[in-house]
Context: one part of a larger RNA
Molecule: small-subunit ribosomal RNA, central domain
Organism: uncultured Termite group 1 bacterium
RNA sequence: CUAGGCGUAAAGCGAGUGUAGGCGGACGAUUAAGUCCGAUGUUAAAUCUCCAGGCUUAACUUGGAGUCGCAUCGGAUACUGGUCGCCUCGAGUGGGGUAGGGGGCAGCGGAAUUCCCGGUGUAGCGGUGAAAUGCGUAGAUAUCGGGAGGAACACCUAUGGCGAAAGCAGCUGCCUGGGCCUUUACUGACGCUAAGACUCGAAAGCUGGGGGAGCAAACAGGAUUAGAUACCCUGGUAGUCCCAGCUGUAAACGAUGGUCACUAGAUGUGGGAGGUAUCGACCCCUUCCGUGUCGUCGCUAACGCUUUAAGUGACCCGCCUGGGGAGUACGGCCGCAAGGUUAAAACUC
Numbered sequence: 001c002u003a004g005g006c007g008u009a010a011a012g013c014g015a016g017u018g019u020a021g022g023c024g025g026a027c028g029a030u031u032a033a034g035u036c037c038g039a040u041g042u043u044a045a046a047u048c049u050c051c052a053g054g055c056u057u058a059a060c061u062u063g064g065a066g067u068c069g070c071a072u073c074g075g076a077u078a079c080u081g082g083u084c085g086c087c088u089c090g091a092g093u094g095g096g097g098u099a100g101g102g103g104g105c106a107g108c109g110g111a112a113u114u115c116c117c118g119g120u121g122u123a124g125c126g127g128u129g130a131a132a133u134g135c136g137u138a139g140a141u142a143u144c145g146g147g148a149g150g151a152a153c154a155c156c157u158a159u160g161g162c163g164a165a166a167g168c169a170g171c172u173g174c175c176u177g178g179g180c181c182u183u184u185a186c187u188g189a190c191g192c193u194a195a196g197a198c199u200c201g202a203a204a205g206c207u208g209g210g211g212g213a214g215c216a217a218a219c220a221g222g223a224u225u226a227g228a229u230a231c232c233c234u235g236g237u238a239g240u241c242c243c244a245g246c247u248g249u250a251a252a253c254g255a256u257g258g259u260c261a262c263u264a265g266a267u268g269u270g271g272g273a274g275g276u277a278u279c280g281a282c283c284c285c286u287u288c289c290g291u292g293u294c295g296u297c298g299c300u301a302a303c304g305c306u307u308u309a310a311g312u313g314a315c316c317c318g319c320c321u322g323g324g325g326a327g328u329a330c331g332g333c334c335g336c337a338a339g340g341u342u343a344a345a346a347c348u349c
Base pairs, nucleotide, nucleotide: 003321004320005319006318007303008302012317014200015199016198017197021193022192023191025087027085028084029083030082031081033080034079035076036075037074038073039072040071041070042069048066049065050064051063052062053061054060090190091187092186093185094183095182096181097180098179102176103175104174105173106172107171108170109153114148115147116146117145118144119143120142124135125134161168162167205246206245207244208243209242210241214240215239219235220234221233222232257316258315259314260313261312262311265294266293267292268291269290270289271288272287273286274285275284298305299304322349323348324347331342332341333340334339
C1' cells in the first nucleotide's frame, strides 16, 4: 500500500466561505504525455522462475534461458491528459412574480410582577404534606387611583415558516442577505468537493462601562432527617439585560458530511405555476420546491430506513481500528483567566 467500516456497537469536523489538490457534460479536429504493441541496449555474480544435467533421492549444486525495471527507436489512438474549434442539457446572469419569527438599526404598544405616593379598610398575610423562618397595629394582605423602572412578548401558534448551523416570534419604519416559482433573452462547462486558511458559532464564563423589575448559582435562615453541606419554604449576591471586546465549547442530535443520477405508491401540510370548471372564488387534475406520516422493492445484527434512504451507483472530504489508563501527561499553538485544541506511553484486563 492493499481491507472493512462510521443512525444506535469504535467512527460524520458544530456550521459555512473558499485556496491548493482530487474529480468532472456533449460533438469534432489535432497531439501522443499516461496507456498498449514491437525491436534494440542495459539490468555484475548470487537469489527468484522455467528447462536440461550431477551427487542412490532431496536439500545442495552445474549449465542454459527468462520474468520485472530503466533507456532509446519505431508504431497504435479506444480511453485519460494537453491544445484548438464548436454546443447547451450542468452552472450562472437577465426579465416577471412571490412566501417568510432570515439579519441589523431606530421608534412605539398593551398585559403582568415589583417598588413608590394617595384613598378605602382592619388583623392578619404568606407559605407547606404539616409547619416555621419571613411580612404586618410605625396599618400589612385585600381593593381603587396615580407614578417609576426593568425584562419578556399571552391568544394567533401549527405535525406550520425562515436560516449554513448556532438560532429566529408584540407592532411599525428604514437598511440588508438568501430561497422558491415562471420566462427561456444572455454567458458558454464558468462545475463538484475541499487538506490548510478564514468567518460564524447556544448556555455558562471573563474584561471595561451601563442597567437591575422578576428570577436566581453562591450564601443566610426555617423545615425534613439518624445526618441533610440536598429535595420543600422564607430571603438573597453574582448572573440573567444593554454596549464594546474575549472565550470557541454542548446529547452543537436526524447521535445520519457534501454534490449528482437512478429506484412502486398512499395520505397530510407550507410556497408557487399551468390546466379544467365557474359570473367569480372554492373544488378537481398536472407540475416544481419545502416539510410530516405510512409503505413496496431493496438494505440492516436487529431496531428500523425506505424519492427528505440507512436502497442502487459516481466523485471529493472528515473520521474509526479491543476495554481501562485518557480526551489525560509532556511539548506546540491559542486564551486575561477559566480553559480550549493537537495528542501519546508505561502499566493493566